RNA sequence: GCGAGGAUACCCGAGCUAGGUCAAAGGGGUGGGGCUUAGGACCCCAUGGUUAGUCCUUCGCCGGUUCGAAUCCGGCUCCUCGCACCA
Numbered sequence: 001g002c003g004a005g006g007a008u009a010c011c012c013g014a015g016c017u018a019g020g021u022c023a024a025a026g027g028g029g030u031g032g033g034g035c036u037u038a039g040g041a042c043c044c045c046a047u048g049g050u051u052a053g054u055c056c057u058u059c060g061c062c063g064g065u066u067c068g069a070a071u072c073c074g075g076c077u078c079c080u081c082g083c084a085c086c087a
Stems, first nucleotide, its partner, number of pairs: 001083007010028003020067001029047006048056002060076005
């Protein structure tokens, strides 16, 4: 350089093909509570910010399309694999 795949919250990881029911499944971790003499295990709740209800922001970055984008389109950044290059 060419081709393919990928980037989602603290971590892992679904969702994308076929836009809306998505602040976004599930697991882990963490915080709180229950249970216990105490703990482990187990159970419940919470885990982007905010609120009385809600509202706002978010899926690598910047744009575009659309009433509406994690999802479609364009450009860019980074990672992985294969090939090429490297005598």